[in-house]
RNA sequence: ACCUUAUUGAGAGUGACUGAGGGAAUAGGCCCGAUGAUGUCCGGCAACCGCCAUUAGCGUACGGUGCCAAAUCCUACAGACCUUCACCGGUCUGGUAGAUAAGGG
Repeated sequence: ACCUUAUUGAGAGUGACUGAGGGAAUAGGCCCGAUGAUGUCCGGCAACCGCCAUUAGCGUACGGUGCCAAAUCCUACAGACCUUCACCGGUCUGGUAGAUAAGGG
């Protein structure tokens, strides 16, 4: 590389420096951004593992990660239903892909 399992509508800045892009990838949309994107630092959030307790956790940011616009920003594939003459559109369920953790490899 890849495989398995769990989670994925909660939460987190009026800071410093930087200075034009950013929202994973492809496509379509829709947004954020000189009233400062991105990155670094500081700050903060969060119990997955550790740790503590153990009958029971609504314990603990101390160690290992992670995260800090918008649901994973929305849609894409399949099915059911609603709507329409039809297209379009909407709701729900599942799937794919992604992300994070733990384990395997």

This is a predicted structure of a 105-nucleotide RNA (SAM riboswitch aptamer (S box leader)). It matches the Rfam family "SAM riboswitch aptamer (S box leader)". About the family: The SAM riboswitch is found upstream of a number of genes which code for proteins involved in methionine or cysteine biosynthesis in Gram-positive bacteria. The coordinates come from a structure-prediction model, not an experiment, and the mean pLDDT is 85.